Context: one part of a larger RNA
Order: sequence, then C1' cells, then structure tokens
RNA sequence: GCCUGCGAGUUGUUGGUACCGGCAAGGUUAAGUGUCUUAGACACGGAGCCGGAGGGAAACCGAGUCCGAAUAGGGCGUCAAGUCGGUAUUAGCAGACCCGAAACUGCGUGAUCUAGCCAUGGCCAGGUUGAAGUGUUGGUAACACAACAUGGAGGACCGAACUCAUUGACGUUGAAAAGUCUCGGGAUGAGCUGUGGUUAGUCCGGUGAAAUGCCAAUCGAACGCAGAGAUAGCUGGUUCUCCCCGAAAUGCAUUUAGGUGCAGCGUUACGCGUUGUUGUCAGGGGGUAGAGCACUGAAUGGGCUAGGGGGCCUACCAGCUUACCGACCCCAACCAAACUCCGAAUACCUGACAAUAAGCGUAGCAGUGAGACGGUGAAGGCUAAGCUCCAUCGUCAAAAGGAAAACAGUCCAGAUCGACAGCUAAGGGCCCUAAACAUAGAUUAAGUGUGAAACGAUGUGAGAUCGCGUAAACAGCCAGGAGGUUGGCUUGGAAGCAGCCACCCUUUAAAAAGUGCGUAAUAGCUUACUGGCCGAAUGUGAAUUUGCGCGGAAAAUGUAAGGGGGCUUAAGCUUCCUCCCGAAGCUACGGGAUCCCACAAGAGUGGUGAUCGGUAGGGGAGCGUCGUAUAUGCGGUGAAGCCAAAGCGGAAGCCUUGGUGGAGCGUAUUCGAGUGAGAAUGCAGAC
Repeated sequence: GCCUGCGAGUUGUUGGUACCGGCAAGGUUAAGUGUCUUAGACACGGAGCCGGAGGGAAACCGAGUCCGAAUAGGGCGUCAAGUCGGUAUUAGCAGACCCGAAACUGCGUGAUCUAGCCAUGGCCAGGUUGAAGUGUUGGUAACACAACAUGGAGGACCGAACUCAUUGACGUUGAAAAGUCUCGGGAUGAGCUGUGGUUAGUCCGGUGAAAUGCCAAUCGAACGCAGAGAUAGCUGGUUCUCCCCGAAAUGCAUUUAGGUGCAGCGUUACGCGUUGUUGUCAGGGGGUAGAGCACUGAAUGGGCUAGGGGGCCUACCAGCUUACCGACCCCAACCAAACUCCGAAUACCUGACAAUAAGCGUAGCAGUGAGACGGUGAAGGCUAAGCUCCAUCGUCAAAAGGAAAACAGUCCAGAUCGACAGCUAAGGGCCCUAAACAUAGAUUAAGUGUGAAACGAUGUGAGAUCGCGUAAACAGCCAGGAGGUUGGCUUGGAAGCAGCCACCCUUUAAAAAGUGCGUAAUAGCUUACUGGCCGAAUGUGAAUUUGCGCGGAAAAUGUAAGGGGGCUUAAGCUUCCUCCCGAAGCUACGGGAUCCCACAAGAGUGGUGAUCGGUAGGGGAGCGUCGUAUAUGCGGUGAAGCCAAAGCGGAAGCCUUGGUGGAGCGUAUUCGAGUGAGAAUGCAGAC
C1' cells in the first nucleotide's frame, strides 16, 4: 500500500407532541399473591396516580371566589374529555453517536540501572623527580650554615592495566535504542572496583562536588492498578435508495467573541380566511440628493466707513493727512456630516381596483449565528489594498449549462428524464472554431488596436474665430538699411548692442537714441523697416474647440500586455425595417413524479393546469441483512454459499440459466434488531 473481516444516535427512566388502539365522567393498576402446558400466559390485588372545580397566604367559601365598607369595580375561574397502552420523534438525567488527552485522587511496587552513605574485600606494569629526617666532613664560642652521602615524601612527573570522554571521522532502516576507530584527561588518590546493606514519590519524597542531574532505555515530580467509559465549548470519523420543500453566516445578551440562550430565516401538521406580494390610481408625513446663503459658522475681492496704528500740527480740546489694520453696512463670487429661506427621485404608511399566490397563528423538529465577491450610497484608510466596517440589491455559498482563452462571487440563463428536431439570450460570424472577407460612410498608419499619468510635439481629420493678400500678401532672391551722434551719464574704455537715464530731430521709398552675433573699444555680420523680381480665384499667418493617433514606457525560465495563426481591417466610430451561429433558456415530440382541480368514492381515470437545481436541515416512501410468530412452499431428480452470463425495475435491488458446492432454504403478513463502510495518521489478519 492493497485485500478480507470488525468498526459509531443505543438502553433505561421521567415528561412533551403526533399517529394508532382500549375504556370513558371516568381511566389505570404498583409492589405483592395465586393457577397453569413456566424465557411466559391468565387471574387477583384500587394502595397510589391522572381527570372530574375553582378562588384565597390562610381560615374558609364554592360556580364562584379574592381584594373591598360595598350589591361598585377589578383579578383569577365557570363554557372545550379524559385516561391507559403501543409506535414514532424530541427534551431532562444517566458514559448517552464513536475514538482521542495532558492531568487529578487513592492504594501499592521499585535503589539488580543510577546518586549518596554503611559494612567487608580487591586492584594500580615500568620509568622519573628526590621533601623532611639521619650520617660523615667542613664550619661556628655554641647554634646557624654548606658540601657529600643516606633517605624515600608528594590530591609530584612520564606512561600501560584500570577509569573517564576533549577532537575528528565513521555509524544514523547502526554491529550498537549512545557504539567503533583515532586524538585526548586521570592513573597513590576527593582514586578505581567486587559483594552485601540502607535512603522513595503530595509534608513536592529520596539522593545530588548542583546539570532540574539521577531514582530500572521513563523524571519540572517514577512505575503498576483502581476511581474511570475522568473531562474535552476542541480535531477526526459516523455505513442503503428514491421523492417533496429548503436555510443561515444577522440582532440582543454572554469571563462572550471558532461556544451558548432568545429572536430572525427552514420544514411538518392543524387552524384563520384576503390579512401577503406586485402593478395602477388616490391620500399622507419627511428634510436625504441637489441647491442656497435667510440663520449658525467658514471664507475671497471691491466699495463705504466707525475705530485703531503712523505722520503733520498742537498749551489743551480739537484739526489735517495716509499705497497701514479694519468691525458694521453695500456689491460680486463662494464653502459646510454635526448650517437651511428651499427641496426632489426613491423608500415608507393608508385606501380603492386588478393580477398573483402568498400571509398570519398554534404545535413538533431543526440547522445557522466564521460568510465571499460584484453594483450603488457612506464611514475608517492615502476618495491605498483581493483592506476594514455599515446600508441596499445581485450572484456564489447551496447552481450545473452558454459567454469572458483558462477564471466560486462578472454577463446570459436556473439542469424532471429521452432523442443525430426548431427558435433565440449574452456573446459572436477570415482560419484554429459553429456562423457574412454581408451593406454604406468617413477615421487611424501607430500593428494604435493588443496595458499606464503628469507633461511634451508644424502627426493627421473636422469645426468655428481673427489678421494680411492681384492696390501683389507669406516664403525666397536682388538692393537699401542713412544723418545730427561716439545721445547723456558711468567707465581705463562704453561708439545701437556691460549698466543707469532719456528715447528726440533731420533726409527719406525706408531705416530703432537699435533684434541678435561680434570687438579691449572701434570695425564687421544681421534683424526690424523699405523698394524691386516672382505671381496665390484652392494663398498666407495667429490663436482656439474637437476626433483618432505619437513620445513619456525598465524585471527577473521563453515570444509572454489580441487565446494563437495572422490582420491595414479580420482595428476603432457611425449606419442597415439584410442574414446567420449560439445554452441543459423557449418551442415541438415522447416518458415519469409531486401538487391542484374534476369524476369516481377501493387508491384509480382524466386535465392545452402548475411545479420538479440544491449544502446544513425538516418531511415522505421504499430496498436489503439477521432473527421471532403464523400461513404456505422448495430441496440429494441437488438447499445455502461461490463463479459466470442473460433478463427485469425509477433506485436501493430483484430474478433466470449454466458451473461449482453438498444440506438446508425461500415467499406473504406480524413483531424485533449487535441491520447496510471508503475514509476515523481507525482495529485485527493475510499478502
């Protein structure tokens, strides 16, 4: 890993509800007892329980009673049959659908491992160093002291056994649940070691040269058994089929936030009967969007101007003045969730009519209470987020099909079943790829289309505006572009052209107190301006609105920002009372189921009727397994089981035949369950 088997809503009791049954103003026995044909049946047993009357705290009264002074008024009653049993379902209590803790408590067992201690034994090759002491000699007044011998001390030195475990490698399903090899530490000592003994687990124990170490491969509290099926708001798993309906991810509360209670939303039964929803019409209240500035605030410019500041004047009072500040008022423009002189659309409430098929109540049973994205309106954030939080609608969740290349939440559309029929939706019609290179017009030249901003640009189309122009424009070419004057100042210089001031006059067709280069300053070139040449009915210049394009434009495997081929339309815009394709939509044909209606009143028949996606969940109907009772069958002329094939049914499944097998088995009805496996890191076995 596969296969086979096993593997999870049970049982008791007390209540509720539904259905079925017995008896009924009553219903019913419990323990216990007796009899019999004894897993049981029948009988007895009326204690007790429920109901039949309530009200009051109670005495007590009673279809009433209590409060009350009350005959008032009010509260609760008086009007609806119960009870016992069976089945189903659910709740409470119990292990209560199954498996799963870490822990807690009690009683015991452990010091053959290991830690310390006690008793008694054992072990330490070889080599080195050479303390004290002693002797001799020297030496001293005597000591001291020195030398040489002797001596053999030491948690002394080197290094085997022994013991430990520093380094590296190997080993890592090992040779080994801690080792091997190598390097290494200690090796007469706080040494190593044999045997026997002792100290223990809630008084947080023992032991600890102290690491929370060790206490039998187990230690921040050993192990075994028991309480015990501890508890688990947590995770996982929970076994046959079909039919009908079908949610929620919200509110409030919570030592509450991944739990739970009540409500909301689902389902089933019964009841009510126009209450629901939608549309139209009519009647309502509102203060949102918008708008506005009349209030409250905010805020810009101008006018007028009180007041203030400055200046002048002034003995004082005053007066004059102002490129200053500036209330009120006026004019213009403007802002606001907590502004409103105003004010919608929607929404909401009520009524009428129409359509439709909901709605409400009571009772049983739930699930949900992590939501997601999209559109719209707000808030938080950065008018960031596949962000967070509300409101409202949609989809997904629980929804398949078609479109978007692929793509829960987008667009179209809601799958009862069948088939090689038709029409459409969104979206498409060159090829991949079903269907038109369909019609008409202009646009784009960027492969824009087929990714992006501020900003930039004689890209190009359309519109509208203002100049100049055959009295010759614009551009180009030829020519002129002068004089006072080098204007004044400044400056070393400043002559049109560093800078400051001024910017006149003359001759002219025209020519600046000078547009730009240039010079140290002059010079020189050039422009404005003027003449000529040329000759634009479609010219030339400026600014402007708008369509489509251009630049701005850098990312990590490989083109890779149309799905691809590729396209100059097969791109974008507009047009067409032309056509087609395209879905599980709609239609047509055939079948089924549910509900409703009609007829039957035996369960069927009929309907141009409606409905039939579905998770959690509710309800209904069945299949199969094992057994009981009754009835009825099959079987050595071959039961069950197993293998294979054919057939039948809407499914679970059923059935026939053949083979194998060799003795039991089926059908109908009833009752009862250890009743259905693919999942639980499920359990056991086999391979």
Large-subunit ribosomal RNA, domain II from a bioreactor sludge metagenome, 687 nucleotides, folded computationally. Its mean pLDDT, the model's own confidence on a scale to 100, is 85.